[in-house]
RNA sequence: CGAGUCGGCCGGGCGGUCGCGUCGGGCCUCCCCCUCCGGGGGUGGUCCGCCGAGGAAAGUCCGGACUCCACAGGGCAGGGUGGUGGGUAACGCCCACCCGGGGUGACCCGCGGGACAGUGCCACAGAGAACAGACCGCCGGUGCCGCGCGAGCGGUGCCGGUGAGGGUGAAACGGUGGUGUAAGAGACCACCAGCGCACCGGGUGACCGGUGCGGCUCGGUAAACCCCACCCGGAGCAAGGUCAGACAGGCAGCGUUCGAGGGCGGCCCGCCCGAGCUGCCGGGUAGACCGCUGGAGGCGUGCGGCAACGCACGUCCUAGAGGGAUGACCGCCGCCCGGCCCGACCCGCGAGGGGACGGCCGGGGCACAGGAUCCGGCUUACAGGCCGGCUCGUCCA
Numbered sequence: 001c002g003a004g005u006c007g008g009c010c011g012g013g014c015g016g017u018c019g020c021g022u023c024g025g026g027c028c029u030c031c032c033c034c035u036c037c038g039g040g041g042g043u044g045g046u047c048c049g050c051c052g053a054g055g056a057a058a059g060u061c062c063g064g065a066c067u068c069c070a071c072a073g074g075g076c077a078g079g080g081u082g083g084u085g086g087g088u089a090a091c092g093c094c095c096a097c098c099c100g101g102g103g104u105g106a107c108c109c110g111c112g113g114g115a116c117a118g119u120g121c122c123a124c125a126g127a128g129a130a131c132a133g134a135c136c137g138c139c140g141g142u143g144c145c146g147c148g149c150g151a152g153c154g155g156u157g158c159c160g161g162u163g164a165g166g167g168u169g170a171a172a173c174g175g176u177g178g179u180g181u182a183a184g185a186g187a188c189c190a191c192c193a194g195c196g197c198a199c200c201g202g203g204u205g206a207c208c209g210g211u212g213c214g215g216c217u218c219g220g221u222a223a224a225c226c227c228c229a230c231c232c233g234g235a236g237c238a239a240g241g242u243c244a245g246a247c248a249g250g251c252a253g254c255g256u257u258c259g260a261g262g263g264c265g266g267c268c269c270g271c272c273c274g275a276g277c278u279g280c281c282g283g284g285u286a287g288a289c290c291g292c293u294g295g296a297g298g299c300g301u302g303c304g305g306c307a308a309c310g311c312a313c314g315u316c317c318u319a320g321a322g323g324g325a326u327g328a329c330c331g332c333c334g335c336c337c338g339g340c341c342c343g344a345c346c347c348g349c350g351a352g353g354g355g356a357c358g359g360c361c362g363g364g365g366c367a368c369a370g371g372a373u374c375c376g377g378c379u380u381a382c383a384g385g386c387c388g389g390c391u392c393g394u395c396c397a
Base pairs, nucleotide, nucleotide: 001393002392003391004390005389006388007387008386009385010384012333013332014331015330016329017328018327020052021051023049024048025047026046027045028044030042031041032040033039034038054368058379059378061377062376063375064374065373066236067235068234069233073269074268075267076266078232079231080230081229082228083097084096085095086094087093098112099110100109101108102107113227114226118225119224120221121220122219135166136165137162138161139160140159141158142157143156144155145154146153147152174192175191176190177189178188179187193217195214196213197212198211199210200209201208202207240290241289242288243287249281250280251279252278253277254276261273262272263271297316298315299314300313301312302311303310304309334366335364336363337362338361339360340359341358345354346353347352
């Protein structure tokens, strides 16, 4: 200097003129209340002040806090997760590690338990795709034909042996070398890989390494059904409360201890509550307030830990709307695009080509995108820019 990889951050800034929203305060006006010359509250006007969208506010995919219903239990079905150890309020999240795969590497990827519980599938090709099989070939026997003095050779048919060679395929029932054989084959042997058993060492563990023995070798697929291990009440701020106010009931069915109906994830058993329940027609109300923002909170420092994160101390209060607020204009700067000027430097014999930094002019618009109970994550979208770690390559010293 180039390429790559991982992580963090910003996402317009400054100034001015107007204009918004909650809350707090001052003054004025009017009204109401009271324990009455003081206090409290409300409406309106005016002035001042603090604060006022996001890293994703999005998707609604997970997990919770909180609220209400239920809890007394058992079972079936259903759903979720899936290596180990940690973190966390919890999780399907995060961190570290293990194994497998990709990459020279930094790093990245994984629906990561089980195929010896069972069922299914593996197209086409191929002889044969799970305990299989013979197309070409190789060997032995034999019939026929031809050549040959003969041994024997060639062709062809049948029987038997064979799974080493060739071929098919994504994958073919271990690999290399040898012994052996009619020819071959773990049939046997050496080494290797794998599997099983026993033992030793390291590690919290998943696992890793080693020694010895051994039958020789016992496909793949579970992101197919399934098996195994662990986990799982429901609904959701339109949850749920307080206050005020208004009204109008009628008919039908079922039921009242021989029990309608209810106990809100589905079903069954069981248990509990229970005098009303359900359908249709009709009437009234839709107001005010709470929930509503001080938190598993932010920031700083120190300590512990490989890390995620935890602890201690200090400090701060950052929207709380309610048809729903932050907008408009101007100037400068920044950013992007285009053009021009200068020109370090590089390539080239040369002509010439490329061209950093800087300056000027013009234009443009500046991404994705806005709360509504809140928090921890994941996923998706994002113009442009800044910073850092590590890996590889090249050059120089």
Molecule: Bacterial RNase P class A
Organism: Kineococcus xinjiangensis